[in-house]
Molecule: transfer RNA
Organism: Methanocalculus sp. MC2
RNA sequence: GCCUCGGUGGCAUAGCGGUAUCGCGCUUCCUUGGUAAGGAAGAGGUCGCGGGUUCGAUUCCCGCCCGAGGCU
Numbered sequence: 001g002c003c004u005c006g007g008u009g010g011c012a013u014a015g016c017g018g019u020a021u022c023g024c025g026c027u028u029c030c031u032u033g034g035u036a037a038g039g040a041a042g043a044g045g046u047c048g049c050g051g052g053u054u055c056g057a058u059u060c061c062c063g064c065c066c067g068a069g070g071c072u
Base pairs, nucleotide, nucleotide: 001071002070003069004068005067006066007065010024011023018055026042027041028040029039030038048064049063050062051061052060
């Protein structure tokens, strides 16, 4: 330098055109003599960055950045 895959709440992930899923974690409440476990509710996401296409982009296209693997 080139090719492939990936980047989504604090962490790990799903979603591949119609304003985002689940688990763990966090907060509050219930339960207990108290803790743990359990139950209920809730907060938290510029979907890596910038453009383009589209009525509409996490999703498609282009460039860049970062990570993993491969080729030379």